[in-house]
RNA sequence: GCCAUCGUAGCUCAGCUGGUAGAGCAGACGAUUCGUAAUCGUCAGGUCAGCGGUUCGAUCCCGCUCGAUGGCU
Numbered sequence: 001g002c003c004a005u006c007g008u009a010g011c012u013c014a015g016c017u018g019g020u021a022g023a024g025c026a027g028a029c030g031a032u033u034c035g036u037a038a039u040c041g042u043c044a045g046g047u048c049a050g051c052g053g054u055u056c057g058a059u060c061c062c063g064c065u066c067g068a069u070g071g072c073u
Stems, first nucleotide, its partner, number of pairs: 001072007010025004019056001027043005049065005
C1' cells in the first nucleotide's frame, strides 16, 4: 500500500431482509437473614465510532474519515 470482518449500556454480546434500542454480568434500592453471602424483585444507565447522502422514517442501505483484528504484498 491492497483486501476482508468488525465498532451498539461500565464489560461480554443480541438486534432475522429499514418502522419507538434489548439480554446477561456489574451498579443503586428493596425483600429475605440475627448479620453477611447467595437468591428474588424494582430502578437507573446508550449522540448505536464520527460526518454527509438516500428515504415519510436509518443501528440497519450508500460514500468518506477514524479506530480494532486478521490476511496479502
Molecule: transfer RNA
Organism: Candidatus Zixiibacteriota bacterium